[in-house]
RNA sequence: GCGCCCAUCGUCUAUCGGUUAGGACAUGAGGUUUUCAUCCUUAAAAGCGGGGUUCGACUCCCCGUGGGCGCG
Numbered sequence: 001g002c003g004c005c006c007a008u009c010g011u012c013u014a015u016c017g018g019u020u021a022g023g024a025c026a027u028g029a030g031g032u033u034u035u036c037a038u039c040c041u042u043a044a045a046a047g048c049g050g051g052g053u054u055c056g057a058c059u060c061c062c063c064g065u066g067g068g069c070g071c072g
Base pairs, nucleotide, nucleotide: 001071002070003069004068005067006066007065010025011024012023013022018055027043028042029041030040031039048064049063050062051061052060
C1' cells in the first nucleotide's frame, strides 16, 4: 500500500428497515436476615463520527476514525 471482518448501557451480548433498542453480569435503592452473603422487587445506563438512500436507518450505501486478520 491492497483486500476482508468488527464497532450497541460500565462489561459481555441480542435486535431478518417499522411502536418505549431486549437480556446476563456489575452498580444504586427497597424487601428478607441479628449482620454479611444468598434470594426477591425496582431504578439508572448504550447504537464510533459525518454524509446519502428511504415515508421511516443501530440495520442498506459512501467517506473517515479505531481495532483484528490476511496479502504484498
Model confidence (mean pLDDT): 81 of 100. A computed fold for a 72-nucleotide RNA from a Kiritimatiellia bacterium, annotated as transfer RNA. Its Rfam family is "tRNA". Rfam classes the family as a transfer RNA. Taxonomically the source falls in Kiritimatiellia (Bacteria, Pseudomonadati, Kiritimatiellota).